[in-house]
Model confidence (mean pLDDT): 76 of 100. The RNA shown here (Bacterial large signal recognition particle RNA) has 265 nucleotides and comes from a Candidatus Sumerlaeota bacterium. It was read from a public genome assembly, where an Rfam model found it.
RNA sequence: UUGCGCUAAACGGGGAGCUGGCGGUGCCCUGAACCCGCAAUCCGCCAUAGCGGGGUGAAUUCCCACCGUGAGGUACGUCGUUUGUCGUGCUGGCUCCAGUAAGCGGUGAUGAAGGUCGGGUCCCACGCAACGGGCGCCUGUGAACCUGGUCAGGUCUGGAAAGAAGCAGCCAUAAACAGGAAUGCCGGUGUGCCGUGGGGGUGCCUGGCUGGAGCUGGCUGCUGGAUGUCCAGGCGGGAGGCGGCUAUCGAUGGUGGGUGCGCAA
Repeated sequence: UUGCGCUAAACGGGGAGCUGGCGGUGCCCUGAACCCGCAAUCCGCCAUAGCGGGGUGAAUUCCCACCGUGAGGUACGUCGUUUGUCGUGCUGGCUCCAGUAAGCGGUGAUGAAGGUCGGGUCCCACGCAACGGGCGCCUGUGAACCUGGUCAGGUCUGGAAAGAAGCAGCCAUAAACAGGAAUGCCGGUGUGCCGUGGGGGUGCCUGGCUGGAGCUGGCUGCUGGAUGUCCAGGCGGGAGGCGGCUAUCGAUGGUGGGUGCGCAA
C1' cells in the first nucleotide's frame, strides 16, 4: 500500500416550549436521513445527561477547524405602518345660545317704530246674585209619674155646710221629630261673560289721538360664545397584525485536516 474480517463513535440537525438541568415524544423550520417498542393529569436520564432490542458501519457516510449562504425561531429591543379600543372638545363639521341686518321671507300708507291718554286681564273692599247651612215662621205628631187646664171614680179634713190634694180619660203644650215655604234674620263660599269704588302697572290683549317708514328675526350669510357633541382629523394611553433594523440561537451548503484492532499478500 492492497484485500478480507471485527468493532468505536455515528446512522439526522436546529428553534421555541417544558424542565433544577439534559435528551425524547408533541409543535415549527430544514429536507430525505436504518428497523421495532415506550412517553404530556408526560417518558427516560444526571454533566459520559433518552432507554431497551435488532441491523449497518473506518469513510462521498464518523470527528475537528475555518468560510460563505444564511431557511427558520425568539426578544417582557427599537423604528415604521395598519386595525380595533379607551381618553382628550385641541381643529373642522354638527347642535344650542347671543348679536348683526347684507340677501330671501313675513308684516306695514286699510299707517311701522316712537310718544301720549285709556280699557281688560291681576289685587283689595263693599253691594247684588247664585248655592248650601242655621235661627225664626206655618202644619202635624208629641209626657205612666217628675208639664198646664178640667178632673168621673176613689182618697183626705170637717158634726155639717164645705174645703183640699189629685190618678185614668179628654183638651193643650215643652224638648224633640217629620213636613212645608211666598217672605224675614244671621253667618259662610275652590261660585259670578254682575255692579260700584280704590290699587297696581312687569308681561300679554285691546281702543283713541299724534307721528309718517319702518318693524320682525323664520331661512341663508357674518361675528362671538357653550362649565355642547367623539361624526372626521389631531394628540395621548394601552392591545393586536405586518414590515425594517438590532441582539441572540441557528438547519442545509463549501474548503481543509483527522480516525482503531486482527489476519493474509

About this RNA
Its Rfam family is "Bacterial large signal recognition particle RNA". From the family's description: The signal recognition particle (SRP) is a universally conserved ribonucleoprotein involved in the co-translational targeting of proteins to membranes. The family's RNA type in Rfam is non-coding RNA gene.